[in-house]
A computed fold for a 1507-nucleotide RNA from an uncultured Clostridia bacterium, annotated as small-subunit ribosomal RNA. Rfam family: Bacterial small subunit ribosomal RNA.
RNA sequence: ACAUGAGAGUUUGAUCCUGGCUCAGGACUAACGCUGGCGGCGUGCCUAAUACAUGCAAGUCGAGCGGGCGGCAGCGAUGCCGCCAGCGGCGGACGGGUGAGUAACGCGUGGACAAUCUGCCCUGUGCAGGGGAACAACCGACAGAAAUGUCGGCUGAUACCGCAUGUGGCCAGGCCGGGGCAUCCCGGCCUGGCGAAAGGAGAGAUCCGGCACAGGAUGGGUCCGCGUUCCAUUAGCUGGUUGGCGGUGCAACGGACCACCAAGGCGACGAUGGAUAGCCGGCCUGAGAGGGUGAACGGCCACACUGGGACUGAGACACGGCCCAGACUCCUACGGGAGGCAGCAGUAGGGAAUAUUGGGCAAUGGGCGGAAGCCUGACCCAGCAACGCCGCGUGAGCGAUGAAGGCCUUCGGGUUGUAAAGCUCUGUCGCAGGGGACGAAGAAUGACGGUACCCUGCAAGAAAGCCACGGCAAACUACGUGCCAGCAGCCGCGGUAAUACGUAGGUGGCGAGCGUUGUCCGGAAUGACUGGGCGUAAAGGGAGCGUAGGCGGCCCCUUAAGUCGGCUGUGAAAUCCCCGGGCUCAACCCGGGAACCGCAGCCGAAACUGGGGGGCUGGAGUGCGGGAGAGGCAAGCGGAAUUCCUGGUGUAGCGGUGGAAUGCGUAGAUAUCAGGAGGAACACCGGUGGCGAAGGCGGCUUGCUGGACCGCAACUGACGCUGAGGCUCGAAAGCGUGGGGAGCAAACAGGAUUAGAUACCCUGGUAGUCCACGCCCUAAACGAUGGAUGCUAGAUGAAGGCGGUAUCGACUCCGCCUGUGUCGCAGCAAACGCGUUAAGCAUCCCGCCUGGGGAGUACGGCCGCAAGGUUGAAACUCAAAGGAAUUGACGGGGACCCGCACAAGCAGCGGAGCAUGUGGUUUAAUUCGAAGCAACGCGAAGAACCUUACCAAGACUUGACAUCGAGUGCAAGCCGCGGAAACGCGGGCCUCCUUCGGGACACGAAGACAGGUGGUGCAUGGUUGUCGUCAGCUCGUGUCGUGAGAUGUUCGGUUAAGUCCGGCAACGAGCGCAACCCUUGCCGCAUGUUGCUACUAUUAGGUUAAGCACUCAUGCGGGACUGCCGCGGACAACGCGGAGGAAGGCGGGGACGACGUCAAAUCAUCAUGCCCCUUACGCCUUGGGCCACACACGUGCUACAAUGGGCGCCACAAAGGGCAGCGAGCCUGCAAAGGCGAGCGAAUCCCAAAAAAGCGCCCCCAGUUCGGAUUGCGGGCUGCAACCCGCCCGCAUGAAGCAGGAGUUGCUAGUAAUCCCGGAUCAGAAUGCCGGGGUGAAUGCGUUCCCGGGUCUUGUACACACCGCCCGUCACGCCAUGGGAGCCGGAAGCGCCCGAAACCGGCGAGCUGACCCGCGAGGGGGGCAGCCGUCUAAGGCGAGGCCGGUGACUGGGGUGAAGUCGUAACAAGGUAGCCGUAUCGGAAGGUGCGGCUGGAUCACCUCCUUU
Repeated sequence: ACAUGAGAGUUUGAUCCUGGCUCAGGACUAACGCUGGCGGCGUGCCUAAUACAUGCAAGUCGAGCGGGCGGCAGCGAUGCCGCCAGCGGCGGACGGGUGAGUAACGCGUGGACAAUCUGCCCUGUGCAGGGGAACAACCGACAGAAAUGUCGGCUGAUACCGCAUGUGGCCAGGCCGGGGCAUCCCGGCCUGGCGAAAGGAGAGAUCCGGCACAGGAUGGGUCCGCGUUCCAUUAGCUGGUUGGCGGUGCAACGGACCACCAAGGCGACGAUGGAUAGCCGGCCUGAGAGGGUGAACGGCCACACUGGGACUGAGACACGGCCCAGACUCCUACGGGAGGCAGCAGUAGGGAAUAUUGGGCAAUGGGCGGAAGCCUGACCCAGCAACGCCGCGUGAGCGAUGAAGGCCUUCGGGUUGUAAAGCUCUGUCGCAGGGGACGAAGAAUGACGGUACCCUGCAAGAAAGCCACGGCAAACUACGUGCCAGCAGCCGCGGUAAUACGUAGGUGGCGAGCGUUGUCCGGAAUGACUGGGCGUAAAGGGAGCGUAGGCGGCCCCUUAAGUCGGCUGUGAAAUCCCCGGGCUCAACCCGGGAACCGCAGCCGAAACUGGGGGGCUGGAGUGCGGGAGAGGCAAGCGGAAUUCCUGGUGUAGCGGUGGAAUGCGUAGAUAUCAGGAGGAACACCGGUGGCGAAGGCGGCUUGCUGGACCGCAACUGACGCUGAGGCUCGAAAGCGUGGGGAGCAAACAGGAUUAGAUACCCUGGUAGUCCACGCCCUAAACGAUGGAUGCUAGAUGAAGGCGGUAUCGACUCCGCCUGUGUCGCAGCAAACGCGUUAAGCAUCCCGCCUGGGGAGUACGGCCGCAAGGUUGAAACUCAAAGGAAUUGACGGGGACCCGCACAAGCAGCGGAGCAUGUGGUUUAAUUCGAAGCAACGCGAAGAACCUUACCAAGACUUGACAUCGAGUGCAAGCCGCGGAAACGCGGGCCUCCUUCGGGACACGAAGACAGGUGGUGCAUGGUUGUCGUCAGCUCGUGUCGUGAGAUGUUCGGUUAAGUCCGGCAACGAGCGCAACCCUUGCCGCAUGUUGCUACUAUUAGGUUAAGCACUCAUGCGGGACUGCCGCGGACAACGCGGAGGAAGGCGGGGACGACGUCAAAUCAUCAUGCCCCUUACGCCUUGGGCCACACACGUGCUACAAUGGGCGCCACAAAGGGCAGCGAGCCUGCAAAGGCGAGCGAAUCCCAAAAAAGCGCCCCCAGUUCGGAUUGCGGGCUGCAACCCGCCCGCAUGAAGCAGGAGUUGCUAGUAAUCCCGGAUCAGAAUGCCGGGGUGAAUGCGUUCCCGGGUCUUGUACACACCGCCCGUCACGCCAUGGGAGCCGGAAGCGCCCGAAACCGGCGAGCUGACCCGCGAGGGGGGCAGCCGUCUAAGGCGAGGCCGGUGACUGGGGUGAAGUCGUAACAAGGUAGCCGUAUCGGAAGGUGCGGCUGGAUCACCUCCUUU
């Protein structure tokens, strides 16, 4: 002296929760892509422990020894020097590499060795006397290609061997002393035995060595406690195995090894087996706890081609030693040999991927040596690589007309941007020149290195990229593309305006880097110790008994294992942290401190836990006295009902259903009576009543038997709770054997239903259901809620027991206990809800969960007779799967209420002919749009040309049309010619305004541009349709809810109405409703012409005069408000009735259309973004087409006739229109019409006749005197023009049609129906459309049903909202996977065979130097070869287990825009669903049996709440 926690995206229409997936961070021994200036410090085969060419990596000592060679000196002897191999010594056991093996005392940590070793080093004591025999080198001979070797001979030593000495040492025996920790240990004395040595250098001093012993230091060895990955789908393992006795062996303990004896040892506290792995300090991450990891540096271990083995040595079972075996490579003269880079470089190979065959021993360190020194790929440096960390630079200041260019643009501009240019300045770095280290210690010695660093000069000169810009997440535009190409971490982008693809401009981020990929931690409280859960989200075992284990009442004493405190040891260094220091800073390095959270020892404390002892009664149990109960087992008994049998009565049907049929019945059924048989189940009582641990238990009686409860307080004295394994019980179905079989009833059969119906319904019917015995062991085995204990408001039911009070008497009132319901406070909860029967507050124990699918599947194990049960994965795949609640929508859910919605009625449509629109077809074209309601007599209120958008042909290009600048001054109109026209050529004609500048207009040429009914109504504005004239849709504030949201707006009444009244955690308000507007119905007033005419006159006539009463017109007012009365209702709103009134209770009609819905309609009314065409997708012209026609549909007209048709006579309207117009009247024509033409810009004139009606006559039921299509002929009109393709008239022709199937439309009163009239458009051309009036009905019980709508409620797996969602088979593509005759491979073990080298043991007649005996020969002793034995690597044979790969075929699974079959589930999903089981079926699935509610609806019962 520290340090200390962020979330976001994604399930939904929205919400809260659960839950997974994903992202932002950090870190890499990295790799890949793009890019790349410098320096410092680090780091650099993660894969093939694959194979290795070449060089180097361990030698040294002549002061241990003999020799060889060379040199020098010398005549020589000889001496000196150097080199070389050998004998000998020390070192090659260190250093360096690697991580294969190893799950182990291997590692870490702390201990132990009284069970141990230790070369070189240090200290101390003592000693070194005297001999001997060899062997390399060398010489000679010989073998071999080589490697290498054999024989003979010579020789030295610090090499080897005896003997002597013996401080000390070791062994044995005896005595004494001390100590400890079980075996025991230490010391002293005496006796006996054993047992050492080496010399070298120097003139010498002396130095370096040698031997014995003791001690130290260092480094090892061994043992123990604790810790150290995953799998139990590895549960049992074990023969030297466990122990003993005695040995062997070792430095040492030990079953390490051997003989014998015993039968043990290990294991759910996880043995054995399998898989994986070197371990640690540390490193990365993290707030921490933790998780991950074990590169570099440091410690330990293991390994050295693979396997085995020992030798030497202080130390090895030995990386650069030896032997053997194996594989591989190389050499070979084929006989035989050689080799081991996981040392440093390097090569090949593998791989996404990892460097130089460098310099130096100058430093540090190591080996040898007395030293000089030699060796050292340890090491120090350099090289390569942005691999990492750190530092620096690529310039700095000024500089606006905000240059050019780029990009965007609303064309104004904006932006890049002070950025650039330009001017001034600086010099890191760079280049050149000069100087020049530290690192070196007393001297010498520097690979790095002429490096760092310093000085001078030069010159902005050489130095910026990468990624991103939809959200997360910082940064936006344009173009291109058009579900293509592509992007993508998750959500997701792309189908013609893409901030999401590609490019560009701009911007953001980082910067010599930036991105990507991979891995780890984090976020993730998503395995939760810190720090989670299990009613419905994943999760309580079906239940009980109980083993191990875990946990455990009150008091006292004790102990000190846990616990706590103090001290001590250890916790290596490095790292991390703090302080300080050194490289210019930093990275890096150095010093000091702290820390290392651990382990151990000693001392202490005694509250708590544990251990021991004693006591207690409250937990638990026993006893005694009671009553309750479908608790269990067994035996017996009973009645009702069904069926069957017998008999009687009786007759034509019964039965069954939505309706039927199959079936039964005249051989007598059903019905009914009597009798009998048999099986199964026990109505009423019966109850959210009782009992049981659960499953479950229901007639009555008896026997046997378990448990609970109440009361009493006599007994035991913690005996308790829980409970992994285990054991027992365990509905239904199912299985085995044997019975039984009435009813019911899987399967099955038949009948229906249906598109089908392997179903639902019906008639039959077998297993089964029942009993006995034995199995099975599952369930929605549910309260979807494990058990135990304690604590925490109440209220109210019903059950059992006891007590109290009042009473004659307690079912009734009060209290207590037990079990059982409902409501509810606190609290809990995501919400729903739970709430002393907890899902609250706590403790203990068990079980279980960790995204969905795959899958409760596969494999394996266990169980089962089988069916199957139990345990229980993975690959692959998805971005979710879920819970609760909310708002809607929907329901073959419910309640209430509206609407010509149904019903009641009238007239139609659907049949005919024609008109018209549409589809279809056709066509050069039949232009385009509209498409259920809400397209289809719609855009069209009017296509012969035009229109016109289409087609064909002929023309035009600055254009038929707009704007702009310059030039010219005409051109067109007119005439002629050509032409189908457009147009072309020619002729002729020559303009207007003017402020005199010019303008209008026109022409030729060029260019900006025009033009487009080309596309997109899914880019838009505007307009419109529709739900719907439906009564709704919202807001502010408040309140409630975590929230979506609710409340208000629900409720009780009422209304046409969210209209009003009342109530209410709401109070108000807005858009809608209504009213205000228009029209119509009554009255008044005003004004009276063109209107009107009662009075006065007049006329043929309101014709004229007159008048303005009336009608009418126009304008202004009045009138109706449930105002009045009665009744109902809450005294309200309001309703019903009545009076008055022209009119009532919104008087009739219209205009008016809330929030919104349908990506509804329209780019072809118009406007408009974007895209597209520009001698054409523009424009002009002629002709054609839009009018086609085998068909189909919609909307209409006219009819089918007598309520009619024809003819004649004769009335009564309203609203409109009229000057390129309406046109009176007269004339002509049969008529359409024509001619002449008054009047009228219209309350004046005209269109204009209204028609039906009325009054007459004819027709007589007929395809007609109905009906008028079609066609012929002749005419009229409009128009440039009626051929394609108009209308009208006359004559002639007279078709279908005799009332229209299924189905379907309109209309509730001046309505339907019916009859005419007008208008818009328009040259002409309505049966359509928009208006007007005339005549003028029928019916409405009612709301069950169809359709649409409103309010409340309910269910939901729907939200693109039921035209929704969604299941399974089948077919096809792809993917992973199980089984599979087998086939291939791997690792480990077992049995047997064979058995190298080596150690050990035995033999050892062959060979043999030292010592002993012997004069000698020789012998003894010892050793060696060889042989035998034990053991054993590799190899072989065999049987099995495990793991992996592969396999014809086969099983299911997953997945894949538009395949097939059905419709199972979600709304009562149309048969409620689901669970278990059995059975059947193309499939979802159906059915039986039992169970569950996680079923809607109605009714009833019970309980509760409120009043």
Model confidence (mean pLDDT): 87 of 100.